[in-house]
RNA sequence: ACUACAAACCGUGCUACCGCUUCAUUGAUAAGAUGACGAGGAAAGUCCGGACAGCGUAGAGCAACGCACCACCUAACUGGUGGGUCCUGGCAGCCGCCAGGAACAGCUAGUGCCGCAGAAAAUAACCGCCUCUGCUCUGUAGAGGUAAGGGUGAAAAUGUGGGGUAAGAGCCCACGGCAUUGACAGGUAACUGUUAGAGCGGGUAAACCUUGCGUGCUGAAAUGCCAUGUAUACGGUCGUUUGAGGGCUGCUCGUCCGAGACCGAGGGUAGGCAGAUACAGACAACGUGUGAGCGUUGUCGCAGAUAAAUGGUAGCAUCUCUACUUCGUAGAGAACAGAAUCCGGCUUACAGGUUUGUAGUUUUU
RNA sequence: GCCGCGUUGGUCAAGGGGUUAAGACGCCUCCCUUUCACGGAGGAAUCACGGGUUCGAUUCCCGUACGUGGUA
Numbered sequence: 001a002c003u004a005c006a007a008a009c010c011g012u013g014c015u016a017c018c019g020c021u022u023c024a025u026u027g028a029u030a031a032g033a034u035g036a037c038g039a040g041g042a043a044a045g046u047c048c049g050g051a052c053a054g055c056g057u058a059g060a061g062c063a064a065c066g067c068a069c070c071a072c073c074u075a076a077c078u079g080g081u082g083g084g085u086c087c088u089g090g091c092a093g094c095c096g097c098c099a100g101g102a103a104c105a106g107c108u109a110g111u112g113c114c115g116c117a118g119a120a121a122a123u124a125a126c127c128g129c130c131u132c133u134g135c136u137c138u139g140u141a142g143a144g145g146u147a148a149g150g151g152u153g154a155a156a157a158u159g160u161g162g163g164g165u166a167a168g169a170g171c172c173c174a175c176g177g178c179a180u181u182g183a184c185a186g187g188u189a190a191c192u193g194u195u196a197g198a199g200c201g202g203g204u205a206a207a208c209c210u211u212g213c214g215u216g217c218u219g220a221a222a223u224g225c226c227a228u229g230u231a232u233a234c235g236g237u238c239g240u241u242u243g244a245g246g247g248c249u250g251c252u253c254g255u256c257c258g259a260g261a262c263c264g265a266g267g268g269u270a271g272g273c274a275g276a277u278a279c280a281g282a283c284a285a286c287g288u289g290u291g292a293g294c295g296u297u298g299u300c301g302c303a304g305a306u307a308a309a310u311g312g313u314a315g316c317a318u319c320u321c322u323a324c325u326u327c328g329u330a331g332a333g334a335a336c337a338g339a340a341u342c343c344g345g346c347u348u349a350c351a352g353g354u355u356u357g358u359a360g361u362u363u364u365u
Numbered sequence: 366g367c368c369g370c371g372u373u374g375g376u377c378a379a380g381g382g383g384u385u386a387a388g389a390c391g392c393c394u395c396c397c398u399u400u401c402a403c404g405g406a407g408g409a410a411u412c413a414c415g416g417g418u419u420c421g422a423u424u425c426c427c428g429u430a431c432g433u434g435g436u437a
Stems, first nucleotide, its partner, number of pairs: 001361010012317007020038001022036005040336001044347002047345005052219004059253004064215005069083005084104001085102007105210002110208002112204003126150002128146008158176006177200002180197007223274004234264005245257003279301001281300008318334007366436007375390003383420001392408005413429005
């Protein structure tokens, strides 16, 4: 210097003219004029969590849903940070180191499922091995014992060796493997190490389920207020204390209101204000913590529409592509995408550029 | 804005972990017929896409894309 990967950041700029939303001033509360401000890192998907608002008192039980190693951060979280354990890959091939990943409670609570193949898929006997009995006795039939050997499969009953036995078997022993209980040591904890005891039981919980923890429900079309208009037309069903129906939460109970409720068909209105842009606010410095973060001080005010503004043209500059050409000229083009109550995350899309780190290649010193 | 549901041959669709993914209409090839129709035989699916769980995924879970419904 180039290439690849990862992380963070930026993501066309300036000038002129013509226009748009909102606000301020002027103007007469009009028309108009002047000035100021005017999209994003994802404004997106709406996947989580909150703020905020409303609902009866947010009560009980059941159901439903979510989460699931530990500690911490946070307003909160299916978020983040740090750590533990396990898996995969690379290096080393003894200890171990690096990178990536994990829905990482419980099949030793119960139930279910495990196609094909195989004797057998969880009360294992097909072949084989052994014992006993009968018979037509080098064999065959029956009754049992046996998980050592065989092949099947993703998975076959703890591995190797020895003892033992009629034949065998954790039946016994030695060394291992796995998981579990107690003690001790380290650690806030998950967990790790040592030691002792009793064990060996297939897999599957992103199968039902169990355990623990948590969730009241509904979402700005929430909600509060003002204004405008009006018809209790009419028809049908149910109901009025023998209680219809309702009180934004699936069912039941409880509780409160209760004379209207529902369907059809019609009349009217369909405007405005608040919520709503000053806060978990942005930036900088310092301190603190391994880190996510937290604290202090200073500076700043940074869109607010309601069918919805944030745009267009020209010139110069920057970048990319194409053609002619090889100083250069001409043409085309400017990534993804666009606020709608707000905020913190996650996920997804993204031309090009900058910085840092890691690895590789080449050149020079 | 908020809340749901779905995606399987060309079309409508069944299947909710197990070998080779039902069925109907349509399309293509062959047979039958002098020919067409009817009839008979056969063929065509990366189960929207990308990951994960599992021995095994159309099915279970997560994400993405597209479609569609409800709510004043």
Annotation
Predicted 3D model of RNase P RNA and transfer RNA as a complex of 437 nucleotides. The coordinates come from a structure-prediction model, not an experiment, and the mean pLDDT is 75. Rfam match: Bacterial RNase P class A. Its family is annotated with ribonuclease P activity, tRNA processing and dimeric ribonuclease P complex in the Gene Ontology.